[in-house]
Context: one part of a larger RNA
C1' cells in the first nucleotide's frame, strides 16, 4: 500500500446491487417449512334443490317419517413422492476431494425408442358397526365389505440357464447364430360410438381413443466399485500389522474383493505407525510474477441429522422434520405408564467485541401430485432491519472588497480567516407535496373455429395452428409530469521525523502522549485548549487479521 462476512469510537442526506450467528454441531416456547391424487377403492358428514304419506290449525302456513337429484368435508384403504429441495462443518489426513482412467465386476423409478401382450380365478382386511382395557397414548375382541392392495392358474415375443459353432479381446472373458429342460408376467380407470347380441333397463358384450399395467431390447440422465497422480505441521512419534498379507473353498452383495466365514502358508507395511490440526475444489485476497494467505456468499463433491448402534420399506437411505434399542436432557402423568429432538424460515435463552423480521407472495422460475381444473412448496420470487461493503448522486452556482463585522496573530504598522460571508442574479438534482402510471404475462390454462393424425365414424382425442378470454406478492412501486423553495443534507483524522500540514495560551518529567525514534523538569510546532493549516469525505479514525 491493498484487502476483509468484520468489531469498536465519533459522525450520518438519498439510491442501485450485494452481503449480514465467524462464538455453544449450546438448550429451545411459539408458527409455518411435504404432499397430492374420488379419473385406483369402499364409503358419506355437511349443505342446497324436488316430491311426499301424515301432524298442528277454520285457513294461510309451519314441520315433516319416506324418497329423488346435486355438492362432496374429515377419517380410511392404495399409488407416487417423502433418498429432492433447504440446513450446518461437528467428524474424518482419507472409505473424503481434485484430475485422468477401467467396470469384459454392476445397479438404476419417473422420461425417451422399439417390439410383444394386457387372459381366467380366488381368499382375505382397514374404514364402518359392536363388546373391552386405559387418566392418557393408545391396544385388544366379535361381525360385514370394496380395489391400479394381495394369492395362485392360463399363455411367453421375450428373459433366466445347459450345450454347440462363429467371431472379437491385454487375462479372467465378452458378441452373434443355433439346439433343449426347467422357471419367469400382468390392473384396470376415464371418454365416445353405429348396426347386431345380451339385460335386472342402470347397462354389458362389441369397436375406438386416453392414461395406466405386464415382459424384453435400446438410451438418455444419476449413481455403485475399482487404479494412477496430486492433497497440512511434528522424529521430542522408528519400528507397525494375526482378518493382519497371501492361496483353496463356501457363504453374502446389484456387483469384484478378507467384505466375512473354514482349513492352509507366513507373509504385509515403512516416512509406516502414533500424536495434532483440518471439510476438499472451482475459486477468493495479496503480488510484477513465482509464490505466500485463504476457502463466507455462489457453484460441484463429501460428511452429518439431540448423543451411539441397528436393520425396516424402497428403483434409490442404514432416511434432518420415518421405524426399532440403549443414553442423556426436557415436558405430561391417575405414578400403572406415555411424549419430543430448529446443523429448515422467522423467533427465544446462554455465552459472546460481533451479525436482521415470529414479515408478503406463490404472480413469476422451479419442484412433487393429478388426464386436467389445481392443491402443496420458510425452495424460491418480494419486502423490511444493519454506512456491513462497492458504485452513483447531492448537501447548490454564477457574481460579489469598504478586503466588513467578529475570531486569531502582532514588531501595533498590519496580516490573516477570506470571495469565504452578507448582498445580487439564477437553478432544481435528491428530499418533499399534488397528479399520470407500468414491464416482468402468456409460447402456459380455459372457451370457440380451421388443418393434419388415430379411427368404420360428421362422436371422441392427438399433434398444430388462429380468435378470444382471466391470473401481479413487489405495489400506485420504477418512471414521468406539475409546484414551492437555497430552503431539509458534513463530517472525522492528523499537523517533531518517517508524512502533506504552525502559531499562541494552559501545564510544568506533573497532567499526558506515543506505530518508532522519542516529547513533558517556565519561553513545547510531540500533552491540553483555540485559531489557522493539510488529508480523506458520508464517512473518518483505530484494533484485529492476510499479502
Nucleotide at each position: 500500500g491493498a484487502a476483509c462476512g468484520a468489531a469498536c469510537g465519533c459522525u450520518g442526506g438519498c439510491a442501485g446491487c450485494g452481503u449480514g450467528g465467524a462464538u455453544g454441531a449450546g438448550g429451545c416456547a411459539u408458527g409455518c417449512a411435504a404432499g397430492u391424487c374420488g379419473a385406483a377403492c369402499g364409503g358419506g358428514a355437511u349443505c342446497c334443490a324436488g316430491g311426499a304419506a301424515g301432524u298442528a290449525g277454520c285457513a294461510a302456513u309451519a314441520c315433516g317419517a319416506c324418497u329423488u337429484g346435486g355438492u362432496g368435508a374429515g377419517a380410511g384403504u392404495g399409488g407416487c413422492g417423502u433418498a429432492a429441495g433447504g440446513g450446518u462443518g461437528a467428524g474424518g489426513a482419507c472409505a473424503a476431494c481434485g484430475u485422468g482412467g477401467g467396470u469384459a465386476a454392476c445397479c438404476u423409478a419417473c422420461c425417451c425408442u422399439g417390439a410383444a401382450g394386457u387372459u381366467g380365478g380366488g381368499g382375505a382386511u382397514a374404514a364402518c358397526c359392536u363388546g373391552c382395557c386405559g387418566a392418557a397414548a393408545g391396544g385388544c375382541g366379535g361381525g360385514c365389505u370394496a380395489a391400479u392392495a394381495c394369492c395362485g392358474g392360463a399363455u411367453a415375443u421375450g428373459g433366466u440357464u445347459u450345450c454347440c459353432u462363429c467371431u472379437c479381446g491385454c487375462a479372467u472373458g465378452g458378441g452373434a447364430g443355433g439346439a433343449g429342460u426347467a422357471c419367469c408376467a400382468a390392473a384396470g380407470g376415464c371418454g365416445g360410438g353405429g348396426a347386431u347380441u345380451c339385460u335386472u333397463c342402470g347397462g354389458a358384450a362389441c369397436c375406438u381413443g386416453u392414461c395406466g399395467c405386464u415382459u424384453c431390447a435400446g438410451g438418455a440422465g444419476g449413481g455403485g466399485c475399482c487404479c494412477g497422480c496430486g492433497u497440512c505441521c511434528c522424529a521430542u512419534c522408528a519400528g507397525c500389522u494375526a482378518g493382519u498379507u497371501g492361496g483353496u473353498g463356501a457363504g453374502g452383495u446389484a456387483a469384484c474383493g478378507g467384505c466375512u466365514c473354514a482349513c492352509c502358508a507366513a507373509g504385509g507395511c515403512u516416512u509406516a505407525c502414533g500424536g495434532g490440526u483440518a471439510g476438499c475444489u472451482g475459486g477468493u485476497c495479496u503480488g510484477a510474477g513465482a509464490g505466500g494467505a485463504u476457502g463466507g456468499u455462489c457453484a460441484g463433491c463429501c460428511a452429518c441429522a439431540c448423543u451411539g448402534g441397528g436393520a425396516c420399506u424402497g428403483a434409490g437411505a442404514c432416511a434432518c422434520u420415518g421405524c426399532c434399542c440403549a443414553g442423556a436432557c426436557u415436558c405430561c402423568u391417575a405414578c400403572g405408564g406415555g411424549a419430543g429432538g430448529c446443523u429448515g424460515c422467522a423467533g427465544u435463552c446462554g455465552a459472546g467485541g460481533a451479525u436482521c423480521a415470529u414479515u408478503u407472495g406463490c404472480a413469476a422460475u422451479g419442484g412433487g401430485c393429478g388426464a386436467a381444473a389445481g392443491c402443496c412448496u420458510g425452495a424460491c420470487a418480494g419486502u423490511g432491519c444493519g454506512a456491513c461493503g462497492c458504485u452513483g448522486c447531492g448537501u447548490g452556482g454564477a457574481g460579489g472588497a469598504u478586503g466588513a463585522a467578529g475570531g486569531c496573530c502582532u514588531u501595533c504598522g498590519g496580516g490573516u480567516u477570506g470571495u469565504a460571508a452578507a448582498c445580487u442574479c439564477c437553478u432544481g438534482u435528491c428530499a418533499u407535496u399534488c397528479g399520470g402510471g407500468a414491464a416482468c404475462a402468456a409460447u402456459a390454462g380455459c372457451a370457440g373455429g380451421g388443418g393434419a393424425g388415430a379411427u368404420a365414424a360428421u362422436a371422441u382425442u392427438u399433434c398444430u395452428u388462429c380468435u378470444g378470454u382471466a391470473u401481479g406478492a413487489u405495489g400506485g412501486u420504477a418512471c414521468c409530469g406539475g409546484a414551492a423553495g437555497a430552503g431539509g443534507a458534513a463530517g472525522c483524522c492528523a499537523c517533531g521525523g518517517c508524512u502533506a500540514a504552525c502559531u499562541c495560551u494552559g501545564u510544568g518529567c506533573c497532567a499526558g502522549c506515543a506505530g518508532c525514534c522519542g516529547c513533558g523538569g517556565u519561553a513545547a510546532u510531540a500533552c491540553a485548549g483555540a485559531g489557522g493549516u493539510g488529508g480523506c469525505g458520508a464517512g473518518c479514525g483505530u484494533u484485529g487479521u492476510u499479502c
Molecule: small-subunit ribosomal RNA, 5' domain
Organism: metagenome